[in-house]
RNA sequence: CAUUAGUUAUCUCCGAAUUCCAUUAGGUAGUGGGGGAACCAAUUUUUGGGGUGAAUCUUGAGUUUUCAAGAGGGGCUACUUGGUCGUCCUAAUCCGUCAGCUAACCUCACAGGAGUGAACCAAGCGUAUGA
Numbered sequence: 001c002a003u004u005a006g007u008u009a010u011c012u013c014c015g016a017a018u019u020c021c022a023u024u025a026g027g028u029a030g031u032g033g034g035g036g037a038a039c040c041a042a043u044u045u046u047u048g049g050g051g052u053g054a055a056u057c058u059u060g061a062g063u064u065u066u067c068a069a070g071a072g073g074g075g076c077u078a079c080u081u082g083g084u085c086g087u088c089c090u091a092a093u094c095c096g097u098c099a100g101c102u103a104a105c106c107u108c109a110c111a112g113g114a115g116u117g118a119a120c121c122a123a124g125c126g127u128a129u130g131a
Stems, first nucleotide, its partner, number of pairs: 001130003006125001011115004018029001020027002030110006040100001048098001049095004056071006072090005079124006085117001
């Protein structure tokens, strides 16, 4: 420089949610969240307020439930990133009158669920082979 692996259930995807040592509690590395000074910001506290999360807002119908549309936000995989089109989701739950940011410090979690657009374009990493 040229061609060419990257590929499916002991696998992959959403998610922080994984590794190792023990096995009687538990501990370790790593990842994620909350509380918490100064300074700065904010002053508006039943019209309660706040947190995790993509999961909020507006309009219309209904007027008990609920339904529809739109905007915004999020997922779509077989190496990675960005983009085009298409498609799907837009929940649930916790704290308990209370929390802005926040160094030190304190503290919590490491679940649950699912099975593909094998679509296309661009750039890059890079296995192997050859020169």
Predicted 3D model of a 131-nucleotide RNA (c-di-AMP riboswitch aptamer (ydaO/yuaA leader)) from a Bacillota bacterium. The coordinates come from a structure-prediction model, not an experiment, and the mean pLDDT is 83. It was read from a public genome assembly, where an Rfam model found it. Its Rfam family is "c-di-AMP riboswitch aptamer (ydaO/yuaA leader)". Rfam describes the family as follows. This family represents a conserved RNA structure found upstream of the ydaO and yuaA genes in Bacillus subtilis and related genes in other bacteria. Its family is annotated with regulation of gene expression and cyclic-di-AMP binding in the Gene Ontology.